The RNA shown here (c-di-GMP-I riboswitch aptamer) has 86 nucleotides and comes from a Syntrophomonadaceae bacterium. Its Rfam family is "c-di-GMP-I riboswitch aptamer". From the family's description: GEMM was predicted in a large-scale screen for bacterial structured RNA regulatory elements. It was read from a public genome assembly, where an Rfam model found it.

[in-house]
RNA sequence: CGGUGUAAAAGGCAAACCUGGCGAAAGCCAGGGACGCAAAGCCUAGGGUCUAAAGCAUUGAUUGCCAUGAUAGCCUGGUUGCCACU
Numbered sequence: 001c002g003g004u005g006u007a008a009a010a011g012g013c014a015a016a017c018c019u020g021g022c023g024a025a026a027g028c029c030a031g032g033g034a035c036g037c038a039a040a041g042c043c044u045a046g047g048g049u050c051u052a053a054a055g056c057a058u059u060g061a062u063u064g065c066c067a068u069g070a071u072a073g074c075c076u077g078g079u080u081g082c083c084a085c086u
Base pairs, nucleotide, nucleotide: 002086003085004084005083012037013036017032018031019030020029021028022027035073041079042078043077045076046075047074048071049070050069055065056064057063
């Protein structure tokens, strides 16, 4: 430097749910809590998915479209890194 993650050590993260806060929503943040995770560290670049405030169209009410919003714990890619084995 490259490959692998069967077992272990040191440790790490934290789904659902609950409480409080933010947000139009999806969702996010903090505390509790552990379903899981060897990158469940970081980056929305490509694809997927979720939402649809504003905008556009439409209507009697409304409804439809749309990401500039969200998701890195959906996949690919980029990037950094612990331990063990090779």
The organism belongs to Syntrophomonadaceae, within Bacteria. Of the family's consensus pairs, 95% are formed in the model.